A computed fold for a 93-nucleotide RNA from a Chloroflexota bacterium, annotated as Glycine riboswitch aptamer. Of the family's consensus pairs, 90% are formed in the model. The organism belongs to Chloroflexota, within Bacteria. It was read from a public genome assembly, where an Rfam model found it. The prediction has a mean pLDDT of 82.
RNA sequence: AGGAUUGACCGGGAAGAGUCCAAUUCAUAAAUGGCACCGAAGGGGCAAGCCCACAUGGGUGAAACUCUCAGGUAAAGCAACCCGGCCAUGGUC
Numbered sequence: 001a002g003g004a005u006u007g008a009c010c011g012g013g014a015a016g017a018g019u020c021c022a023a024u025u026c027a028u029a030a031a032u033g034g035c036a037c038c039g040a041a042g043g044g045g046c047a048a049g050c051c052c053a054c055a056u057g058g059g060u061g062a063a064a065c066u067c068u069c070a071g072g073u074a075a076a077g078c079a080a081c082c083c084g085g086c087c088a089u090g091g092u093c
């Protein structure tokens, strides 16, 4: 001098599935009970490969896959991920 990588913040975009039933209620809201569903907050699980052992085993090991704990199933809100901005980090040379 340059800025790989990673993260925070701001703005924009962003899907799915019951405005289900019951009771209560001013109420279609919230909470409660019941049945049915969704996967893209978060969380859990593991394949190839690699390592150890040599024995049948052990360790490590990703996700938008999977589970559905949590969350969600009108709108609002949340939302992985993507784009832009900005701040920090500073591999390699």
Stems, first nucleotide, its partner, number of pairs: 006088002009085005018035001020034003036073003042069001043067003049060004